Transfer RNA from a Pseudomonadota bacterium, 74 nucleotides, folded computationally. Its Rfam family is "tRNA". By type it is a transfer RNA.
RNA sequence: GGGCCUGUAGCUCAGCGGAUUAGAGCAUUUGCCUACGGAGCAAAGGGUCAGGGGUUCGAAUCCCUUCAGGCUCA
Numbered sequence: 001g002g003g004c005c006u007g008u009a010g011c012u013c014a015g016c017g018g019a020u021u022a023g024a025g026c027a028u029u030u031g032c033c034u035a036c037g038g039a040g041c042a043a044a045g046g047g048u049c050a051g052g053g054g055u056u057c058g059a060a061u062c063c064c065u066u067c068a069g070g071c072u073c074a
Stems, first nucleotide, its partner, number of pairs: 001073007010026004028044005050066005
């Protein structure tokens, strides 16, 4: 340098044949329970979907480009 894959919540990931209002588990916080703690139960907070641009009435999803990481070829 060429090709391919990945990037979504603090962490691990789903959603990637366009329209649910962006979700799950763990973690965090609060409440209940308990003599206290843990466990359990309930609720809440937390995201510019890696950045930018384009297509579209509508994009996490399609297209282009950049960045970061990984694999591979030379």
The prediction has a mean pLDDT of 81.